[in-house]
Small-subunit ribosomal RNA, 5' domain from an uncultured bacterium, 527 nucleotides, folded computationally. The RNAcentral record of the full RNA draws on ENA. The coordinates come from a structure-prediction model, not an experiment, and the mean pLDDT is 84.
Context: one part of a larger RNA
RNA sequence: GAUGAACGCUAGCGACAGGCUUAACACAUGCAAGUCGAGGGGCAGCACGGAGCAGCAAUGCUUGGGUGGCGACCGGCGCACGGGUGCGUAACGCGUAUGUAACUUGCCCUCCGGUCUGGGAUAGCCCGGCGAAAGCCGGAUUAAUACCGGAUAACACAGGGGUUCCGCAUGAAACAAUUUGUUAAAGAGGAAUUGCCGGAGGAUAGGCAUGCGUUCCAUUAGGCAGUUGGCAGGGUAACGGCCUACCAAACCAACGAUGGAUAGGGGUUCUGAGAGGAAGGUCCCCCACACUGGUACUGAGAUACGGACCAGACUCCUACGGGAGGCAGCAGUGAGGAAUAUUGGUCAAUGGUCGGAAGACUGAACCAGCCAAGUCGCGUGCAGGAAGAAGGCCUUACGGGUUGUAAACUGCUUUUAUGCAGGAGUAAGAUGCUCCACGCGCUGGAGCAGUGAAAGUACUGCAGGAAGAAGCAUCGGCUAACUCCGUGCCAGCAGCCGCGGUAAUACGGAGGAUGCGAGCGUUAUCC
Numbered sequence: 001g002a003u004g005a006a007c008g009c010u011a012g013c014g015a016c017a018g019g020c021u022u023a024a025c026a027c028a029u030g031c032a033a034g035u036c037g038a039g040g041g042g043c044a045g046c047a048c049g050g051a052g053c054a055g056c057a058a059u060g061c062u063u064g065g066g067u068g069g070c071g072a073c074c075g076g077c078g079c080a081c082g083g084g085u086g087c088g089u090a091a092c093g094c095g096u097a098u099g100u101a102a103c104u105u106g107c108c109c110u111c112c113g114g115u116c117u118g119g120g121a122u123a124g125c126c127c128g129g130c131g132a133a134a135g136c137c138g139g140a141u142u143a144a145u146a147c148c149g150g151a152u153a154a155c156a157c158a159g160g161g162g163u164u165c166c167g168c169a170u171g172a173a174a175c176a177a178u179u180u181g182u183u184a185a186a187g188a189g190g191a192a193u194u195g196c197c198g199g200a201g202g203a204u205a206g207g208c209a210u211g212c213g214u215u216c217c218a219u220u221a222g223g224c225a226g227u228u229g230g231c232a233g234g235g236u237a238a239c240g241g242c243c244u245a246c247c248a249a250a251c252c253a254a255c256g257a258u259g260g261a262u263a264g265g266g267g268u269u270c271u272g273a274g275a276g277g278a279a280g281g282u283c284c285c286c287c288a289c290a291c292u293g294g295u296a297c298u299g300a301g302a303u304a305c306g307g308a309c310c311a312g313a314c315u316c317c318u319a320c321g322g323g324a325g326g327c328a329g330c331a332g333u334g335a336g337g338a339a340u341a342u343u344g345g346u347c348a349a350u351g352g353u354c355g356g357a358a359g360a361c362u363g364a365a366c367c368a369g370c371c372a373a374g375u376c377g378c379g380u381g382c383a384g385g386a387a388g389a390a391g392g393c394c395u396u397a398c399g400g401g402u403u404g405u406a407a408a409c410u411g412c413u414u415u416u417a418u419g420c421a422g423g424a425g426u427a428a429g430a431u432g433c434u435c436c437a438c439g440c441g442c443u444g445g446a447g448c449a450g451u452g453a454a455a456g457u458a459c460u461g462c463a464g465g466a467a468g469a470a471g472c473a474u475c476g477g478c479u480a481a482c483u484c485c486g487u488g489c490c491a492g493c494a495g496c497c498g499c500g501g502u503a504a505u506a507c508g509g510a511g512g513a514u515g516c517g518a519g520c521g522u523u524a525u526c527c
Base pairs, nucleotide, nucleotide: 001526002525003524005523006522007521008520009519012378013377014376015375016374018371019370020336025334026333027332029331030330031329034077035076036075039074040073042070043069046068047067048066050063051062052061053060054059084289085288086287093214094213095212096211097210098209099208100207103206104205108202109201110200111199112198113197114196115195116150117149118148119147126139127138128137129136130135156182157181158180159179160178162175163174164173166171187194188193215261216260217259222252223251227249228248229247230246232244233243234242264286265285266284267283268279269278270277271276291312292311293310294309295308314325315324316323317322342368344367345366346365350364351362352361353360354359381412382411383410384409391403392402393401394400395399416468418463419462420461421460422459426454431449432448433447434446435445436444437443471516472515473514474513475512476497477496478495482511483510484509485508486507492499493498
């Protein structure tokens, strides 16, 4: 000098940042991922019409998906993002530089071509049954952009041949009359339009491989059998002992293999003149993980935090037969600890998912609350005022010194606080209405209306009144600041040297002084 700090004493305000470093310990409760009716069958509930009956009417009852819309259901997209944590990992994990002639890429953009024709189911609804529940079973019936056939077929894929040219190699690219085979689709809407299928290119996002760098221990010296290489096959989006069979006996290592310990890595942060040393909290990028261990399914993408299955530990419910759960999401609870916050508000903005849109959802985000835990800023008044008051302390004591212009007193100001009044920016859009332009389109432009959680906040003005606002540590030397009293090697102090045994500037108190100041000291850690 620094800190995600803690502790002691003290404490007026604001702005901006920050806040479980320990038990990746266990978790009550609520919320954190839904959306689309312009894909579908439908109609439980709500609203509005219709029809019938009763009634003079009000109204009541019954009925019908007719309309808006819509619980549950089928289907699509999303749930692999966003958010959390640092257990594991000494590794192509990360950083940096390359390669992929060994690869993939939903949504998005550009271009080319297509969208023909059939079928059988199933959820829901209805009927019945089992179970305490979680839930499950049977029957009947129904739809689709769900599922399955058939047709069509190329610049796609697989196979056969020709020419040119390029690359470090396996190999790649281009061209031309070619030839054989294989593979697709879905509709919606009044329309505009949009969706669907195949292909080429792009963009974005990834996979894989390689050079170099990446902690400590040799009181770890030998390690290794899919081990090292080949051949054939399987598997993968793709290369590869990634996996399998066979063959060979290799491969790594004192330039530190193997083993052990520790640890997420980087951008950066702290310190230092630098070289260097230390750290990796907040923010950004990458990685790993989601009660512990394992496994795959779906999918463009996962071996998937709020999906599935199996095993285990733990907790809960139970009618004892059987079931349910996973906060290292946001709050919150217990425990651990020196120690770390609210079971708050809003989708107004920014962004995300779905949707044609309106919009819905969003503990992402934006805000508010708590905490001197940090940095910065402001204030606690300013000017005058000597009988140098009283009191305190010291003294050589009728005196003097000091506290000290300090106070009183006089004049002034009102930041801030308090009260009253006014009151933002963040809002641009989307959408609706009007007008204009043209290429006449639900196109483009202009105007108007309308949209704010924070918040009656920031900010501004007015009012009265010095009014409401100073402490902490130190004073032997290092080190700025000295006297008196008490104590008497006691009580105590102390970072080091050292103080204290009767005159202690070093202990305790007082007066005074010094330093910093809404903080000041102590402790811990790093340079």